[in-house]
RNA sequence: GGGCAUAUAGCUCAGUGGUAGAGCACGUGCUUGGCGUGCGUGAGGUCCUGGGUUCAAUUCCCAGUACCUUCA
Numbered sequence: 001g002g003g004c005a006u007a008u009a010g011c012u013c014a015g016u017g018g019u020a021g022a023g024c025a026c027g028u029g030c031u032u033g034g035c036g037u038g039c040g041u042g043a044g045g046u047c048c049u050g051g052g053u054u055c056a057a058u059u060c061c062c063a064g065u066a067c068c069u070u071c072a
Stems, first nucleotide, its partner, number of pairs: 001071003006066002010024004018055001026042005048064005
C1' cells in the first nucleotide's frame, strides 16, 4: 500500500428504513438478624465522525477515523 470484517448503555451483544432492547454491572423496594440468593422497580444511549438519498436513516450510499484479520 491492497482486500475483508467490526464500531449501538459502564461491559458483552441484539436490532434493521418509522424517534433502541436484552444479559451482566449500578441505584432502590420486599425478603434475611446481616451478607448473598430470589422477586419487583429505576436510572443510564449526540446508535464512531462528516456528507448524500429519503416524507423519515442506527439501518441504504460515499468519504474519513479507530480496531481486527489477511495479501504483498
Annotation
Predicted 3D model of a 72-nucleotide RNA (transfer RNA) from Vicugna pacos. NCBI's taxonomy places the organism under Eukaryota, Vertebrata, Euteleostomi, Eutheria, Vicugna.